Molecule: small-subunit ribosomal RNA
Organism: Sphingobacterium sp. SGG-5
RNA sequence: ACAAUGGAGAGUUUGAUCCUGGCUCAGGAUGAACGCUAGCGGCAGGCCUAAUACAUGCAAGUCGAACGGGAUCCGGUGGUAGCUUGCUAUCACCGGUGAGAGUGGCGCACGGGUGCGUAACGCGUGAGCAACCUGCCCGUCCCAGGGGUAUAGCCCGUUGAAAGACGGAUUAACACCGCAUAACGUGGAAGAGCGGCAUCGCUUUUCCACCAAAUAUUCAUAGGGGACGGAUGGGCUCGCGUGACAUUAGCUAGUUGGCGGGGUAACGGCCCACCAAGGCUGCGAUGUCUAGGGGCUCUGAGAGGAGAAACCCCCACACUGGUACUGAGACACGGACCAGACUCCUACGGGAGGCAGCAGUAAGGAAUAUUGGUCAAUGGGGGGAACCCUGAACCAGCCAUGCCGCGUGCAGGAGGAAGGCCCUACGGGUCGUAAACUGCUUUUCUACGGGAACAACCGGAGGUACGUGUACCUUCCUGAGUGUACCGUAGGAAUAAGGAUCGGCUAACUCCGUGCCAGCAGCCGCGGUAAUACGGAGGAUCCGAGCGUUAUCCGGAUUUAUUGGGUUUAAAGGGUGCGUAGGCGGUUCUUUAAGUCAGGGGUGAAAUACGGCAGCUCAACUGUCGCAGUGCCUUUGAUACUGAAGGGCUUGAAUGGUCUCGAAGACGGCGGAAUGGGACAAGUAGCGGUGAAAUGCAUAGAUAUGUCCCAGAACCCCGAUAGCGAAGGCAGCUGUCUAGGGAUUUAUUGACGCUGAUGCACGAAAGCGUGGGUAUCGAACAGGAUUAGAUACCCUGGUAGUCCACGCCCUAAACGAUGAUGACUCGAUGUUGGCGAUAUACGGUCAGCGUCCAAGCGAAAGCGUUAAGUCAUCCACCUGGGGAGUACGAUCGCAAGAUUGAAACUCAAAGGAAUUGACGGGGGCCCGCACAAGCGGAGGAGCAUGUGGUUUAAUUCGAUGAUACGCGAGGAACCUUACCCGGGCUUGAAAGUUAGUGACGGAUGCAGAGACGCAUCCUUCCUUCGGGACACGAAACUAGGUGCUGCAUGGCUGUCGUCAGCUCGUGCCGUGAGGUGUUGGGUUAAGUCCCGCAACGAGCGCAACCCCUAUGUUUAGUUGCCAGCAUGUAAUGGUGGGGACUCUAAACAGACUGCCUGCGCAAGCAGUGAGGAAGGUGGGGACGACGUCAAGUCAUCAUGGCCCUUACGUCCGGGGCUACACACGUGCUACAAUGGCCGGUACAGCGGGCAGCUAACCAGCAAUGGUAUGCGAAUCUCGAAAAGCCGGUCACAGUUCGGAUCGGGGCCUGCAACUCGGCCCCGUGAAGUUGGAUUCGCUAGUAAUCGCGUAUCAGCAAUGACGCGGUGAAUACGUUCCCGGGCCUUGUACACACCGCCCGUCAAGCCAUGAAAGCUGGGGGUGCCUGAAGCAUGUUGCCGCAAGGAGCGUGUUAGGGCAAUACCGGUAAUUGGGGCUAAGUCGUAACAAGGUAGCCGUACCGGAAGGUGCGGCUGGAAUACCUCCUUU
Repeated sequence: ACAAUGGAGAGUUUGAUCCUGGCUCAGGAUGAACGCUAGCGGCAGGCCUAAUACAUGCAAGUCGAACGGGAUCCGGUGGUAGCUUGCUAUCACCGGUGAGAGUGGCGCACGGGUGCGUAACGCGUGAGCAACCUGCCCGUCCCAGGGGUAUAGCCCGUUGAAAGACGGAUUAACACCGCAUAACGUGGAAGAGCGGCAUCGCUUUUCCACCAAAUAUUCAUAGGGGACGGAUGGGCUCGCGUGACAUUAGCUAGUUGGCGGGGUAACGGCCCACCAAGGCUGCGAUGUCUAGGGGCUCUGAGAGGAGAAACCCCCACACUGGUACUGAGACACGGACCAGACUCCUACGGGAGGCAGCAGUAAGGAAUAUUGGUCAAUGGGGGGAACCCUGAACCAGCCAUGCCGCGUGCAGGAGGAAGGCCCUACGGGUCGUAAACUGCUUUUCUACGGGAACAACCGGAGGUACGUGUACCUUCCUGAGUGUACCGUAGGAAUAAGGAUCGGCUAACUCCGUGCCAGCAGCCGCGGUAAUACGGAGGAUCCGAGCGUUAUCCGGAUUUAUUGGGUUUAAAGGGUGCGUAGGCGGUUCUUUAAGUCAGGGGUGAAAUACGGCAGCUCAACUGUCGCAGUGCCUUUGAUACUGAAGGGCUUGAAUGGUCUCGAAGACGGCGGAAUGGGACAAGUAGCGGUGAAAUGCAUAGAUAUGUCCCAGAACCCCGAUAGCGAAGGCAGCUGUCUAGGGAUUUAUUGACGCUGAUGCACGAAAGCGUGGGUAUCGAACAGGAUUAGAUACCCUGGUAGUCCACGCCCUAAACGAUGAUGACUCGAUGUUGGCGAUAUACGGUCAGCGUCCAAGCGAAAGCGUUAAGUCAUCCACCUGGGGAGUACGAUCGCAAGAUUGAAACUCAAAGGAAUUGACGGGGGCCCGCACAAGCGGAGGAGCAUGUGGUUUAAUUCGAUGAUACGCGAGGAACCUUACCCGGGCUUGAAAGUUAGUGACGGAUGCAGAGACGCAUCCUUCCUUCGGGACACGAAACUAGGUGCUGCAUGGCUGUCGUCAGCUCGUGCCGUGAGGUGUUGGGUUAAGUCCCGCAACGAGCGCAACCCCUAUGUUUAGUUGCCAGCAUGUAAUGGUGGGGACUCUAAACAGACUGCCUGCGCAAGCAGUGAGGAAGGUGGGGACGACGUCAAGUCAUCAUGGCCCUUACGUCCGGGGCUACACACGUGCUACAAUGGCCGGUACAGCGGGCAGCUAACCAGCAAUGGUAUGCGAAUCUCGAAAAGCCGGUCACAGUUCGGAUCGGGGCCUGCAACUCGGCCCCGUGAAGUUGGAUUCGCUAGUAAUCGCGUAUCAGCAAUGACGCGGUGAAUACGUUCCCGGGCCUUGUACACACCGCCCGUCAAGCCAUGAAAGCUGGGGGUGCCUGAAGCAUGUUGCCGCAAGGAGCGUGUUAGGGCAAUACCGGUAAUUGGGGCUAAGUCGUAACAAGGUAGCCGUACCGGAAGGUGCGGCUGGAAUACCUCCUUU
């Protein structure tokens, strides 16, 4: 210097993860609409729906300088009449004015509107016309002589309601018609030259024929005619581009072409006659549906996608359909004719009309404006001009519809006011410098005043130059908007803020109300009493004269992928081959230059976009200049690559020779075993079958056995992760025929190749047709079982079928879930067939079939020279789940059905792989009184106690599988007490603070059930003299609640479980969840320890440390002890004394696999080992990891929130918690002789005791009472231990068992034993004779059995609970099974985690949809009939001098009618399935080996899931065996 200026994501599938994949959001936009709100201006925009219907007004006229004329009015002159003698009326003439209508010219084809139609040369772009036209305008050349006949108007009539029509007479023109003049015109003939693009074009020469004209006037202009050019505008043709559907595949008769005509401005089947049979189509014809196209607009990084409002270009249309006329131009928006529908007028005869121009109306609709002003400007038409016309245009009005701009004040101001809201609430926070208040400003506003630009023309007047005109100059005139924009002065903060949102995405949080209600919601989702999600409030956030919502488009979405996707398992490879079109294609040379590349030229309208500059005060907006416009056409060049043409080559491919391989195919022949059957023999009672059975077969002789015979089907061993084939598939031996692969040779051809839409062929099993065959097996079916049922699994039979021939069917988990071909990219190993002369050797080689791995790939699992790696070519297929491989249509099929293949509706997921758990009627290892082996119980009885239920005024509440139920409660007569009935109190029954008063208190009386109330009497202490202790107490501040929520909580507790687990740091592995460590091999009670190891360490648990107990030592001896010594007693450690012993209670020792033997690497294990009181954790306890059960407890306590406040608080009396047909749990006592009873007698330990334990004595049969003593306790006492032992008695009974129940009499506690206590005595003497299914505890000082103590407590319902000691067993082979648990592994569709998930019928409601007799609508084609206007054409009669016309006929056509038909809709009795919907019914199909592995195709059957047969798949678990690979 040049180029470039640009690309963000999030939520939602899961317990978590990665991926796939859909849904949703954040952005921008709009001709918008709706809701709330609203101060101003500028610029823009404004019927998207009914191309529906339109009242009214306006939107196209103009020219007297083309013409005939001329109403009216004015002036003048003259006449007449009236007369006011200069006025009125009238007539004539002259001059001026010039309305309305007409002839004629130009315009009306522009401008303006709309988007019906149109899928087309309509549009866009680029070309062509040698096949064309062009009024007005411009240039050049030339011309304009002389005639004629009409007609409108006017006048006079006729007719009609009207619109209008008709007749007669007369008249003009730049109207119309001849004639003349003609060429550089046109046509024809002949010739020459030049050129091109096929037909041909241009120029030129000669001859023949034909065709013109218009005037007006102010005399200079305007106009007229011919010819050639230009410009402008158009016409036609072509290349390319420009929707959807193939569930539209064939279409076509003027169709395609030719020849000859006609027609047109012009080419052309545009039209016609004849001839030929063509033309279009998979590169999508034809049909159906939809649609004006473009510049551009929106979006997007772009490529794209969507749109087609406003502005510009083109097209089409003008009530619907058809038709032409006029004209330069129309098949004509505000022209004509006809037909149709509709509206209006009518005298019923007949007429009129066309807002998709501007306004406006009605209707439709969510929705879109004024019946405005002006031609001042710009532009258009006419005119010579003035001027006229112009709903084009310029302006104004309405609307926040959009874009842009401005404002609603600025500064100061803290007692941080009041008030609101919130909180941990004497206080704080926030709204908030916000307000008040003070000062300032004046955009805006109001009032007053000033005040533009847009104006230049034209024209008038004057002047200059030349030629009474033109050109130029000066001046005057012209403004709808508009007194607008803008400016000035004055006043005064004065006139001006809302909307949405605040769970995440997504910026913004609290309180109250509500309580799965009301409601919200874009997605996920909120709401069931503590809602940042509903409603309100306060606060906050985002925008701001707007803000939200809805609708639509693009984006995000790489979610249709050209840029820029995929297909093993997520959706997706066709079942396989052959092969047509197409696509792609080895090596070399030459030519060409189509693709390709480079330079030049043309075009790519303007506006828009982009950049610069400029104008409105800025901006929006606008102007100007520039760039860009990726495209198309053309030209010149380049030639590497692709293409085309030609010549070679051999490596791709094919062929030949040689060798070889195989369950490759087709058709024959042959074989043995087995099975079934038949015959015979022999033989006897069963056989068969199952988990167990039965049906079945069998004394009419089965099964089993032997011999012979018959039949059909399949081929043991070999046999293999072996082989062959394209796939399906293929297996005894052998023959014939057919095809193929491999190796080798390098002989032949010379790219002949690859792929392959449509097509053709093949295609397991089942199934179908015809005919055979039928041994086995065997859908359906029958019977027997199983079961709640069993349309199944099991069993006995058994038809189709299974087999053959021929013909169909054409589908499978037709799978490697992996299309074909070619090339490239480390290795290891096994195997098949060949080659390297031989070979068991090999770093050999080719072609196959396997396994493991590198790189790489993959979401991962995995793939990995047989790719799922890296590339190339071609084909097929996918685009969320369901609906659904369904419906309809079509094709094929005999049928079954196959192929092709949707939509409505519905959901926010559906899915893949992997992870951690949990689970499994999966596996392995291991443990536990888990089972087993034992002992004793429970379940039966009576009673005790708890619970359920029932009852009740109340039977207070809680606990409910294990882990509630002798639990809270370790003690309900009142109290407790929470419940019920009744009676009371209301700052309250209790505690605290503050005045004040006074003792407190005691006694008595009265009423009362009592609480409580009333009355009387008695009565203080301390003091520093202030007061204090104590009590009462108005008032106030605090109350109180066993009311609710254990699902708001703390704390505490149960359980898994005293199970051995649960984690972390760092590192490593994995995208990640996560893994590793913690797995493995051993071992242990143990994640205890050892070894190994990408792990190394650590924590919480285990163990140990603590306590009790078992032994010893030391110390210490009182209340304990007493050997020896002494003493005493009837007797007793009673006494002196002693520390020896027991014991007490403190310290210590001791046990650690330490030693030995064996095994083992070690850890450790084993031993009738040694030693030791104790041996492998000595026994017991305390101690409970991370967590689980929303486990339990708001009634121990604490506590958030809610609720009650003369009551849900509190006091009192009584009652209840103790009820009782019944059911369950836990216990006690028993059923007896291993016992009961009586008598005698022995031995504990833990503990308790002053409102207490009580010795002893006395009384009583006893409970107990009385008297009295010791002891706050190693001293006294409870206190007798009991079983045991000794002796006696009872002999098997409802008993001398058992003691319930009941009667009577007492004792004790207590205010009080009625409901409702305990004990004693006497009497009574129930059930019960060992307990069904089932079930519980216990492994040693344990079970069993025996008694003792304690807490609570006045007493006790204790047989309970917690402790204590005495006596004192049996058994464990073992881990198959039940239960629980631990570790590893496996499967999973479970994760609320198997008490999971989940399928189908039926029943109910709702929704969309298919079929359907029929009813009904639409557009289209076909045939026939009819057929207006117009046009073309024919025509003797009628009109006209003529040109020509009328009439009639023919052709064509819009429209109408008839007929059948195909297509597309609407609706419909009824009917089919589908979807959705907290708690319906029946079963249990699937997920684990899902309890019969599942699934695919097919066939049959069944209420339903489904079952069964046949073949197939692994996307099946487990086990065994075999093979291969890896490591050591």